[in-house]
Context: one part of a larger RNA
């Protein structure tokens, strides 16, 4: 390379936008690059295969045919692919009319709770645990009432509910802003799909500078437990957690399941629309579109299970896998302030 694979055995890139490339709807005309047919030239001989012949046979030798999978030229065909031209509307997009939403950014604002401060009431305990102790408290704690400060998070509603490409998003209000769904069929007329590189986004932790710091809490200290206890439990507690700007670029970044399109029984719940039926009206009921769950047919699967949200049946494009360890390591390179990230072996060994 061929071939086989990627939910759990090795294997889907964390996610998007998009360059090159690959692939691409319906119908017509022309073309003839691919394609197909015929003819010619060339494709040295030996070698190889088949047949025949010559050495008594064989090896060996000779002849004929095949082979030489190819390349070039000419002629022809026009279904398919490509190209050109002129079209179409179902793919895609736009418009118009509606709709839902914790989608994103900024500013403002609200109440509960914790902590702290001030004052009042009040007195001997509080706190904590399996039990305790460290700790706090007669310099008046805990409890309770009033006032104040500050930071962080938003109970109930809350729902296999919603939104987002993923990471993720939850008090309320305003402003700015992205996407999606339904109906209609007015417009464009294949404008599409995928996407190596590239660019951007990307939880938590971590890093830089400056702020902020209520609660929580790595490290750390003390008290317990224990044979020990560098832990689990308790009392404290600093980075950090929060904000602004800039880095980092990882994850069980998971549905462990790449994206797109078409096709292939149903049943049941739920979210958002539309149409119909019914009604005074709202429900109910029926149909349909988009999402999100459960069960299940065919089929698939090693089994578990998947099953119109496929892991079924097909096609297109990308990524990835090839025994375990060594190792996601070394070296080199690129990136980073660093931590490190990305790319990625071999010896050796089983």
């Nucleotide at each position: 390379c061929u071939g086989g694979g990627c939910g759990u055995a090795a294997a889907g890139g964390g996610c998007g936008c998009g360059u090159a490339g690959g692939c691409g709807g319906c119908a017509a005309a022309c073309u003839a690059a691919g394609u197909u047919a015929g003819a010619g030239g060339u494709g040295a001989a030996a070698c190889c295969u088949g047949c025949a012949g010559g050495c008594u046979u064989a090896a060996c030798c000779u002849g004929c045919a095949g082979c030489a999978u190819g390349c070039c030229u000419c002629u022809a065909a026009a279904a398919c692919u490509g190209g050109u031209u002129a079209g179409c509307u179902u793919g895609a997009g736009u418009g118009c009319a509606g709709g839902a939403g914790a989608g994103g950014g900024a500013a403002g604002u609200g109440g509960a709770a914790u902590u702290c401060c001030u004052g009042g009431u009040g007195u001997a305990g509080c706190g904590g645990u399996g039990a305790a102790a460290u700790g706090c408290g007669u310099a008046g704690a805990u409890a309770u009432c009033a006032g104040g400060a500050g930071g962080a998070a938003c109970a109930c509603u809350c729902g296999u509910g919603g939104c987002g490409a993923a990471g993720g998003c939850g008090g309320c209000u305003u402003c700015c802003u992205g996407g999606c769904c339904u109906g209609u069929a007015a417009c464009u007329g294949a404008c599409g799909c995928u996407g190596a590189g590239g660019c951007g986004c990307g939880a938590a932790a971590g890093c830089g500078u400056g702020g902020g710091g209520a609660g929580c809490a790595a490290a750390c200290a003390g008290g317990a437990u224990u044979a020990g206890a560098u832990a689990c439990c308790c009392u404290g507690g600093u980075a950090g957690u929060c904000c602004a700007c800039g880095c980092c670029g990882u994850a069980a970044a998971c549905g462990a399941u790449g994206a797109g399109u078409g096709c292939u029984a149903g049943g049941u719940g739920u979210u958002g629309g539309a149409g119909g039926u019914a009604u005074c009206g709202a429900c109910c009921c029926c149909u349909u579109c988009a999402g999100u769950g459960c069960c299940g047919u065919a089929g698939c699967a090693a089994a578990c299970g998947c099953g119109u949200u496929a892991a079924g049946c097909a096609c297109u494009c990308c990524g990835c896998c090839u025994g375990g360890g060594g190792a996601g390591u070394a070296c080199g390179g690129u990136c980073g302030c660093a931590a490190g990230a990305c790319u990625a072996a071999a010896a050796c060994u089983c």

The part of an RNA shown here (small-subunit ribosomal RNA, central domain) has 350 nucleotides and comes from Desulfovectis peckii. The source organism's lineage runs through Bacteria, Bacillati, Bacillota, Peptococcaceae and Desulfovectis. RNAcentral holds the full RNA, with entries from ENA.